Source information
A computed fold for a 74-nucleotide RNA from a bacterium, annotated as transfer RNA.
[in-house]
RNA sequence: AGGCGCGUAGCUCAGUUGGUUAGAGCGCUUGCUUGACAGGCAAGAGGUCCGCAGUUCGACUCUGCGCGCGCCUA
Numbered sequence: 001a002g003g004c005g006c007g008u009a010g011c012u013c014a015g016u017u018g019g020u021u022a023g024a025g026c027g028c029u030u031g032c033u034u035g036a037c038a039g040g041c042a043a044g045a046g047g048u049c050c051g052c053a054g055u056u057c058g059a060c061u062c063u064g065c066g067c068g069c070g071c072c073u074a
Stems, first nucleotide, its partner, number of pairs: 001073007010026004019057001028044006050066005
């Protein structure tokens, strides 16, 4: 320098051809249970879907350019 993949909750990730609720597990908070803890049960909070622009009636999803990480080639 070129190519490929990835970027979604605190962490690990899912999200099927663009369509109306953005989700799971773990973690966190509150309550119940216990003498207390752990565990269990119930409820809940937490997201500008990496940024900017474009396409579209509509974008986490498609396109372009950046940024970051990983791999490959030179």
Its Rfam family is "tRNA". Rfam classes the family as a transfer RNA.